[in-house]
RNA sequence: UCCUUAUUUAGAGCGACUGAGGGAAUAGGCCCUAUGACGUCCGGCAACCGGUUAACGCGGUGCUAAUUCCUACGGAACCAAGUAUGGUUCUGAAAGAUGAGGU
Numbered sequence: 001u002c003c004u005u006a007u008u009u010a011g012a013g014c015g016a017c018u019g020a021g022g023g024a025a026u027a028g029g030c031c032c033u034a035u036g037a038c039g040u041c042c043g044g045c046a047a048c049c050g051g052u053u054a055a056c057g058c059g060g061u062g063c064u065a066a067u068u069c070c071u072a073c074g075g076a077a078c079c080a081a082g083u084a085u086g087g088u089u090c091u092g093a094a095a096g097a098u099g100a101g102g103u
Stems, first nucleotide, its partner, number of pairs: 002102007013042001015041003021032003026072004043064003047061004051056001068095001073092008
């Protein structure tokens, strides 16, 4: 890098440093941010794996605004309008993320 598989509406700081952007990519929307973003450290959480008789965060990975922030492709129901479409809700997929295994 790629493949398989499980999960993806739960949970988690009014700390320190730093100093301008950030929310995966593209597009649209909507948000966070000098009342300090992103990042690092500390703290915390507990999804998977391991450890333990067990309790347990003890070890590894991980996570710590908003459902994976929402939509994008398909299906169903309904609404508007009337045959072109627009919208709402539900749902399946795709893509992404994380773990475990494999190459």
A computed fold for a 103-nucleotide RNA, annotated as SAM riboswitch aptamer (S box leader).